The RNA shown here (transfer RNA) has 76 nucleotides and comes from a Eubacteriaceae bacterium. The organism belongs to Eubacteriaceae, within Bacteria. Its Rfam family is "tRNA".
Parts: sequence; C1' cells; structure tokens
RNA sequence: GCGUCUUUAGCACAGCGGAUAGUGCAUCCGGCUACGAACCGGAAGGUCGAAGGUUCGAAUCCUUUAAGGCGCACCA
Repeated sequence: GCGUCUUUAGCACAGCGGAUAGUGCAUCCGGCUACGAACCGGAAGGUCGAAGGUUCGAAUCCUUUAAGGCGCACCA
C1' cells in the first nucleotide's frame, strides 16, 4: 500500500431497515442474613467511533474518515 473484520452503557456482548436500543457482570438503593457472600426486587448509566448521504423511517444501507485486529504485497 491492497483486501477483510471490529467499534453499541464502566467491562463483555446482542440487536443486521420499523416506533421509546437491550442482556449479563459491575455500580447504587432496598429485601434476606447475627454480619458478609450468595440469592431476590428496583434504580441509574447510551452523541450506537466521527462526518455526510439515501429513506416516511438508519445502530442497521451507501460514501468519506479515525482507531484497532487479521491476511497479502513491498522493504532499495
């Protein structure tokens, strides 16, 4: 340099055109317990990497771009 994959909550991930984006863990509050852990109930937490476009409607499709992984090529 070319190709390809990933980027969504603090962490790990799901959601692959349809309305208010979810799950587990963690965090906080409550219950339970002699106290914790475990377990049960609840809450908070999101510019969906960025910008632009298509569409009635985009996390999802298209273009550009950033970071990272993998493969290939180059390395006088």